[in-house]
Context: one part of a larger RNA
């Protein structure tokens, strides 16, 4: 563009993809069968392995933007207390995200047409035959069932609920403009870019600030011991990325487009 007004939302499934697996013990039962050695059909029950999908509550793991310790060198004039360089200097930890080795699920069932084959009536061809009319059973295998896209399925479906009052002009047309989107900003467990999702002053969308949490582990300072390397006390302190709550202190400015077809 289309889908025959516009939009915002919820759908049906034509079609289309995915998945589909396997062992092992276990009881039936040491039975049937077998001289014996051995050893079942069949139905039950448990356990695993790859594989797939899904989280991060638990085990870790990453965690060069978080907090400590500490070697050497350089600096802030010295001292103390701090910054930088040396693989992130090393070396101990570790939030959030992400994540497997980690833990929750899946392939069951069961429904229909079938295949090889098994079978029933059953003639042709007074018998016999599962076919020849007819009719049943019957696979991991077809087809649904199970997840997932899906109306550009052109036969373009369906519900539901919003809005279609105007101005200028002979007309053509223009101008404004509803419901509503956009563009544009905040910013996202969304993401290559688009999309998607939350929000844009009638606001908690992102910083910031407060408080929790969660990490590291008792900061500087100052006191008090000790000859001193240091210890104690103040102090579960200090400090601090993503988590969580709050809270307009800073930034969401400002703009565009949008139907007349039928009654």
């Nucleotide at each position: 563009c289309g889908u025959u007004g516009c939009a915002g939302a919820u759908u049906u499934g034509a079609g289309a993809g995915g998945a589909g697996u396997u062992c092992u013990c276990c009881c039936u039962a040491g039975u049937a069968c077998g001289a014996g050695a051995g050893g079942a059909u069949u139905g039950g029950g448990a356990g695993g392995g790859a594989c797939c999908c899904a989280c991060c509550g638990c085990u870790g793991g990453u965690g060069a933007u978080c907090c400590u310790g500490u070697u050497g060198g350089c600096g802030c004039g010295c001292u103390c207390g701090c910054g930088c360089c040396a693989c992130c200097g090393c070396a101990g930890g570790g939030u959030a995200g992400c994540u497997a080795a980690g833990u929750g699920g899946g392939g069951c069932a069961g429904g229909g047409a079938u295949a090889a084959c098994c079978g029933c009536u059953g003639a042709a061809a007074g018998c016999a035959u599962c076919u020849a009319a007819g009719c049943g059973g019957g696979a991991a295998g077809c087809c649904c069932c199970c997840c997932u896209c899906a109306a550009g399925a052109a036969c373009a479906g369906a519900u539901c609920u919003g809005c279609u009052g105007g101005u200028c002009g002979u007309a053509a047309g223009a101008c404004g403009a509803a419901a509503g989107a956009c563009c544009c900003c905040u910013g996202g467990a969304a993401g290559a870019c688009c999309a998607c999702c939350a929000g844009g002053u009638u606001g908690a969308u992102a910083g910031g600030c407060c408080g929790c949490a969660c990490g590291u582990g008792u900061a500087a300072g100052g006191g008090c011991u000790g000859a001193g390397a240091g210890g104690c006390c103040u102090u579960c302190a200090g400090c601090g990325g993503a988590g969580c709550g709050g809270u307009a202190c800073u930034a969401a400015c400002g703009g565009u487009c949008g139907u007349a077809a039928g009654g």
The part of an RNA shown here (large-subunit ribosomal RNA, domain VI) has 263 nucleotides and comes from a Phycisphaerales bacterium. The RNAcentral record of the full RNA draws on ENA. Lineage of the source: Bacteria > Pseudomonadati > Planctomycetota > Phycisphaerae > Phycisphaerales. The coordinates come from a structure-prediction model, not an experiment, and the mean pLDDT is 87.